[in-house]
RNA sequence: GCGCGGGAGAGUGUUCGGGUUUGCCCGGACCGCCGAAGGAGCAACCGCCCCCGGAAUCUCUCAGGCAAACGGGACCGCGC
Numbered sequence: 001g002c003g004c005g006g007g008a009g010a011g012u013g014u015u016c017g018g019g020u021u022u023g024c025c026c027g028g029a030c031c032g033c034c035g036a037a038g039g040a041g042c043a044a045c046c047g048c049c050c051c052c053g054g055a056a057u058c059u060c061u062c063a064g065g066c067a068a069a070c071g072g073g074a075c076c077g078c079g080c
Stems, first nucleotide, its partner, number of pairs: 001080006011031001013030007032066003038062001039060003045054003
């Protein structure tokens, strides 16, 4: 890295518009919230310990996400 399995958190918020099979769906805006894709930051720590380099599940929320489902998903287990 690939395959399979497990895998959390946070609004079915308000409002406007559109499509409607009048059940619902889609999009925009606003406020609130989440951290476990990614990204960024500090730096415990590590390396050859001067320089320099690597650095988190910590921090930030730019991105992403917030009914269920779908999807994504750090990380864990098994196999190659």